Model confidence (mean pLDDT): 81 of 100. The RNA shown here (Glycine riboswitch aptamer) has 102 nucleotides and comes from a soil metagenome.

RNA sequence: CAGCGCGAGAGAGAAUCCCCUGCGGGGAUCGCCGAAGGUGCAAAAAGCGGGACCGACACACGCGGACCGCUUGAAAACUCUCAGGCAGAAGGAUCGCGCUGG
Numbered sequence: 001c002a003g004c005g006c007g008a009g010a011g012a013g014a015a016u017c018c019c020c021u022g023c024g025g026g027g028a029u030c031g032c033c034g035a036a037g038g039u040g041c042a043a044a045a046a047g048c049g050g051g052a053c054c055g056a057c058a059c060a061c062g063c064g065g066a067c068c069g070c071u072u073g074a075a076a077a078c079u080c081u082c083a084g085g086c087a088g089a090a091g092g093a094u095c096g097c098g099c100u101g102g
């Protein structure tokens, strides 16, 4: 780091209409949720460039620093709501315990 087992684990319409092999499933429509997965970006830092600033100096076009611009960097429980979800079941980020492998 990944996987497995056990335990805990939130949010949001049991929405309306139509269909089927019918209490479940599929399609459409509107309203919602964020904790499967996925999207987006922050500081630090680095690289390049700049000239009218500062410093040392052998007084320089070179060096160092600050400043400005561009590029890289780039996370989350934030964000978007694509996916997924909105009675129960299932799923579920994350946490605890145990085990296995790299």
Base pairs, nucleotide, nucleotide: 001101002100003099004098005097006096007095008094013030015029016028017027018026019025020024031086032085033084037082038080040078045072046071047070048069049068050067053065054064055063

The model forms 90% of the base pairs in the Rfam consensus. The sequence is in RNAcentral, with records from MGnify.